Predicted 3D model of an 85-nucleotide RNA (TPP riboswitch aptamer (THI element)) from uncultured Aliidiomarina sp. Of the family's consensus pairs, 91% are formed in the model. Its Rfam family is "TPP riboswitch aptamer (THI element)". Rfam links the family to the GO term thiamine pyrophosphate binding. NCBI's taxonomy places the organism under Bacteria, Pseudomonadati, Gammaproteobacteria, Alteromonadales, Aliidiomarina.

RNA sequence: ACCAAAGGGGUGCCGUAAGGCUGAGAUGCGAGAGCGAACUCUUUGUACCUGAUCCGGUUAAUACUGGCGUAGGGAUUGGUAGAAA
Numbered sequence: 001a002c003c004a005a006a007g008g009g010g011u012g013c014c015g016u017a018a019g020g021c022u023g024a025g026a027u028g029c030g031a032g033a034g035c036g037a038a039c040u041c042u043u044u045g046u047a048c049c050u051g052a053u054c055c056g057g058u059u060a061a062u063a064c065u066g067g068c069g070u071a072g073g074g075a076u077u078g079g080u081a082g083a084a085a
Stems, first nucleotide, its partner, number of pairs: 001080005006042004012021003028035002048073003054067004
């Protein structure tokens, strides 16, 4: 690096709608609560969660950005091939 199996996460914002925004990804079912794809991550953990309906900047809003933050949590085994010593 690749493969297999296993496991973790994940579905937001604006809008009546059409549609628009960010993103790797924002979809389907459901009255709802939820459940499940795509996509993504697995300790070398910026996948994701909590504090948090947090504070400053910024945005239509989410997003983004600085703080909080050396914060507290968070899911792995086997095989194959290669390189260096």